[in-house]
RNA sequence: UAGUCGACGUUGGGAGAACCAGUUUGACUGGUGCCGAAGGAGCAACCGCCCCGGAAACUCUCAGGCAAACGGACCAACGUCGGUAC
Numbered sequence: 001u002a003g004u005c006g007a008c009g010u011u012g013g014g015a016g017a018a019c020c021a022g023u024u025u026g027a028c029u030g031g032u033g034c035c036g037a038a039g040g041a042g043c044a045a046c047c048g049c050c051c052c053g054g055a056a057a058c059u060c061u062c063a064g065g066c067a068a069a070c071g072g073a074c075c076a077a078c079g080u081c082g083g084u085a086c
Stems, first nucleotide, its partner, number of pairs: 001085001003084011018032005033066003039062001040060003046054003
């Protein structure tokens, strides 16, 4: 110096999935069902310093969710810090 990697913060975007009954008519409770993109777990492509580790948006659904709100993996921009490359 300007790219790039990681972490944090801010802003914006951000999906999916039901019915019945009870009920004081908003939500809640019960039954069955459903969803995957918090988290968690499993297999494993792949990767590495290859003894052993790290590992998914795949799978499971313990948790969470199935009006709105909150949350929300992930993406983008900006800022800060620390690496890396020249």
Molecule: Glycine riboswitch aptamer
Organism: uncultured Rhodobacteraceae bacterium